Model confidence (mean pLDDT): 78 of 100. A computed fold for a 366-nucleotide RNA from Lysobacter sp. KACC 24251, annotated as Bacterial RNase P class A. Of the family's consensus pairs, 92% are formed in the model. Its Rfam family is "Bacterial RNase P class A". Its family is annotated with ribonuclease P activity, tRNA processing and dimeric ribonuclease P complex in the Gene Ontology. Rfam classes the family as a ribozyme. A source record names the gene rnpB. The sequence is in RNAcentral, with records from ENA.
């Protein structure tokens, strides 16, 4: 030079004018008006996890449901972070990860296949054992002779009976793999080396890892049910709080008629019915929660680091139908995604660019 990883900052820059909003002063009797000071983001977004506040419920403890899920360790707390370990994956810097248990127990595994799990023999391989048939051999009887019978065997055959599971074929998966010896032929049969293991022993806080030793029993799924461990009440700023009208309801208490009306024989008894003051709930409004907070900048210190502690420093949007924009002008690389509504802490998305810092990997030259 190139291609490339990882972190980390910024999102047009100045400068004038004209606006908007809350607050503060200062004027006005009020509307308002003048002055300061401040005014969106790295995602305000998606509302997907986690917390804080609210109110409602809650003896305690189990079940059930739901979630998290390798280890340690940060944090208020997590599904997040950070450091580890194992598996992929990149030549590499470095990515990515439903990554507890299948020897608790119940369960699936379609089609194809011989067999789908205390599994199995269709194609093939063997001729060891037993049986049969073939050539030759050769012993015995019989016989006058040609043969005949009865027996032993090297060889073959592979028909039955057996033996294997190497090869082959099914299938997502066939009861360890590669090889060498070994056998009739085969096999962890036996050996090396890799797999594996509820075995020892060494390192580590663990996860794991390495060494030795065991010939292999113990296959796959748990994103099937299930087991283990930790975590989990419910609603949410339209929570909740407080102040409080008209107009209807409610309680109580005084006045008034031993009244009226209703429950149709009466009587008692119930209900209802005016006027006044007094009290409580709600409702309309209004006012709070509302922005100083697990904050933020820096500087030490501890810690591989998430992160902590401890000094200094600052204060920086809080409205409420909802302010945060227009416009001129200069210059550039020509400006992307995108707009607060209790807060904070992540995670995911979206986005023209641009800058810084660290690494890698490939060419060149010296």
């Nucleotide at each position: 030079g190139g291609a490339g990883c990882c972190g980390g900052c910024u999102a047009g820059a100045c400068a004038g004018u004209c606006g908007c909003g809350u607050c503060a002063u200062u004027c006005g009797a009020a509307a308002g008006a003048a002055u300061g000071c401040c005014g969106a983001g790295g995602a305000a977004a998606g509302u997907c996890c986690g917390g804080g506040c609210u109110c409602c419920a809650c003896a305690g403890g189990g079940c059930a449901c739901g979630g998290u899920g390798c280890c340690a360790g940060g944090u208020a707390a997590c599904g997040c972070c950070u450091g580890g370990g194992c598996g992929g994956c990149g030549c590499g810097a470095g990515c990515c990860g439903a990554c507890g248990g299948a020897a608790a127990g119940u369960g699936c595994a379609a089609c194809a296949g011989a067999g789908a799990g205390u599994a199995g023999a269709c194609c093939g391989c063997c001729g060891a054992a037993c049986g049969g048939c073939c050539c030759g051999g050769u012993g015995c009887u019989c016989g006058a002779a040609a043969g005949a019978g009865c027996g032993c065997u090297u060889g073959g055959c592979g028909c039955g009976u057996g033996g294997c599971a190497a090869g082959g074929g099914u299938g997502a998966a066939a009861c360890g793999g590669u090889g060498c010896g070994g056998u009739a032929a085969g096999a962890g049969c036996g050996c090396a080396c890799c797999g594996c293991g509820a075995g020892u022993c060494u390192g580590g806080c663990a996860a794991c890892a390495g060494a030795c030793c065991g010939g292999c029993a113990c296959g796959g799924c748990a994103a099937a049910c299930c087991c283990c461990a930790c975590c989990g009440g419910g609603a949410g700023c339209a929570a909740g709080a407080c102040c409080a009208a008209a107009u209807a309801g409610g309680g109580a208490g005084a006045c008034a008629a031993u009244g009226c009306c209703g429950c149709g024989g009466c009587c008692c008894g119930c209900g209802g019915u005016g006027u006044c003051u007094c009290c409580g709930g709600g409702u309309a409004g209004g006012u709070u929660g509302c922005u100083u907070g697990a904050g933020c900048g820096u500087a030490u210190c501890g810690g591989u680091g998430a992160c902590g502690a401890u000094g200094c420093g600052c204060c920086u949007a809080g409205a409420g139908g909802a302010a945060u924009g227009a416009c001129u002008g200069u210059c550039c690389a020509c400006g992307a995604c995108a707009g607060a509504a209790c807060c904070c802490g992540g995670c995911u998305u979206a986005c023209c660019g641009g800058c810084c810092g660290g690494c890698u990997c490939c060419g060149c030259c010296a």